[in-house]
RNA sequence: GCGCCUAUAGCUCAGUAGAUAGAGCGCUUCCCUGCGGAGGAAGAGGUCGCAGGUGCAACUCCUGCUAGGCGCG
Numbered sequence: 001g002c003g004c005c006u007a008u009a010g011c012u013c014a015g016u017a018g019a020u021a022g023a024g025c026g027c028u029u030c031c032c033u034g035c036g037g038a039g040g041a042a043g044a045g046g047u048c049g050c051a052g053g054u055g056c057a058a059c060u061c062c063u064g065c066u067a068g069g070c071g072c073g
Base pairs, nucleotide, nucleotide: 001072002071003070004069005068006067007066010025011024012023013022027043028042029041030040031039049065050064051063052062053061
């Protein structure tokens, strides 16, 4: 330098033939308990890496960029 993959909640990851974002763990509150843990219930938490474009509508499609990984030279 070229090609490919990845980027979504605090962590690990789903979700993309376009229709207003989820799980597990963790966290908060409550129940339970002599106190905890385990168990149960409820809840908070994300402008979906950044910037544009297409479109009635974009995490999803297109373009560029950034970061990480792999391969080739």
Molecule: transfer RNA
Organism: Candidatus Berkelbacteria bacterium